[in-house]
Context: one part of a larger RNA
RNA sequence: CUCUGGUGAAGGAACUAGGCAAAAUAGCACCGUAACUUCGGGAGAAGGUGUGCCCCUGUUAGGUGAAGUGACUUGCUCACGGAGCUGAAGGGGGUUGCAAUGACCAGGUGGCUGCGACUGUUUAUUAAAAACACAGCACUCUGCAAACUCGAAAGAGGACGUAUAGGGUGUGACGCCUGCCCGGUGCUGGAAGGUUAAUUGAUGAUGUUAGUUUCGACGAAGCAUUUGAUCGAAGCCCCAGUAAACGGCGGCCGUAACUAUAACGGUCCUAAGGUAGCGAAAUUCCUUGUCGGGUAAGUUCCGACCUGCACGAAUGGCGUAACGAUGGCCACACUGUCUCCACCAGAGACUCA
Numbered sequence: 001c002u003c004u005g006g007u008g009a010a011g012g013a014a015c016u017a018g019g020c021a022a023a024a025u026a027g028c029a030c031c032g033u034a035a036c037u038u039c040g041g042g043a044g045a046a047g048g049u050g051u052g053c054c055c056c057u058g059u060u061a062g063g064u065g066a067a068g069u070g071a072c073u074u075g076c077u078c079a080c081g082g083a084g085c086u087g088a089a090g091g092g093g094g095u096u097g098c099a100a101u102g103a104c105c106a107g108g109u110g111g112c113u114g115c116g117a118c119u120g121u122u123u124a125u126u127a128a129a130a131a132c133a134c135a136g137c138a139c140u141c142u143g144c145a146a147a148c149u150c151g152a153a154a155g156a157g158g159a160c161g162u163a164u165a166g167g168g169u170g171u172g173a174c175g176c177c178u179g180c181c182c183g184g185u186g187c188u189g190g191a192a193g194g195u196u197a198a199u200u201g202a203u204g205a206u207g208u209u210a211g212u213u214u215c216g217a218c219g220a221a222g223c224a225u226u227u228g229a230u231c232g233a234a235g236c237c238c239c240a241g242u243a244a245a246c247g248g249c250g251g252c253c254g255u256a257a258c259u260a261u262a263a264c265g266g267u268c269c270u271a272a273g274g275u276a277g278c279g280a281a282a283u284u285c286c287u288u289g290u291c292g293g294g295u296a297a298g299u300u301c302c303g304a305c306c307u308g309c310a311c312g313a314a315u316g317g318c319g320u321a322a323c324g325a326u327g328g329c330c331a332c333a334c335u336g337u338c339u340c341c342a343c344c345a346g347a348g349a350c351u352c353a
Stems, first nucleotide, its partner, number of pairs: 001348008010339002014337001019334001027051005036041001038173001052095006062086003068080004072075001096100001108332007115324002120132002136171007148157003174319004179249003184246002186242005193237003204226005211218002250268005277311001278308001289305005
């Protein structure tokens, strides 16, 4: 010097990213216990008091229940009986120590707030969380040989279930709610018209040649090569509906008898222009915004304001008791975390053998 323990004057978080670590609290009994609340909780809230041993009450209360006696239904019976054993909780008195849950064992507590309702689950081996799940809610598909999934198929799951059932998707207890937009994309429905595949094969063209011939050519039928009129479903175009489907939810200018601001007006654009609630927020760039609180001093924290760069309503909005090895802030208690280190015990390192 390192490690594991122990003690510490005065101060008591001044340490530090952060009370990390340590200290403190601690059992049992009694008293007492706030806001808030879903009336269950919160709660062991908080905060106090007592605690050893001896004697008396005391042959204590209570528990257990022998011998013996009686009864009859004669039994591992019932009734009486109380010996012996065991034995609190109180009350009174005394007594020792610094200290009586004397060691071991054995909650630190309170306040404000974010997130997630909760118990659960997760990155085996750097992340346990605000992530996932969840009960509840909603939409949607599915009438049973169900939808859907696995499988070239047979077949199987769904389910030996049957719409109070099963599959998919989103949201995520509960409370109050969930506004406007169907133009785009999707989905559902519609079918008049347009387009349109295979199919059908009208017509024309070409080759070939019976025949005709003015010997130049023309050329029926058939057989071929080709052209492609007509017919033609779904889909798409089209027409509606649908947002707890994917998603979206404006700009400029003026105006009130101080100023400022604009309930109001004008205008352009849009499918419609963000409603309620919340708001410098897990979201605010400017920003350590401004004001208030807490501190002697506060980029964090709490309460407001609204100028929301770029909140916003099941991609849920705002609240919320309880809960959390969850994030931020504050206080009390406590302490070697620190001012500032010191000593003790043990184990190493080091020196020598």

The part of an RNA shown here (large-subunit ribosomal RNA, domain IV) has 353 nucleotides and comes from Methylophaga sulfidovorans. Rfam family: Bacterial large subunit ribosomal RNA. The RNAcentral record of the full RNA draws on ENA and SILVA. Lineage of the source: Bacteria > Pseudomonadota > Gammaproteobacteria > Thiotrichales > Methylophaga.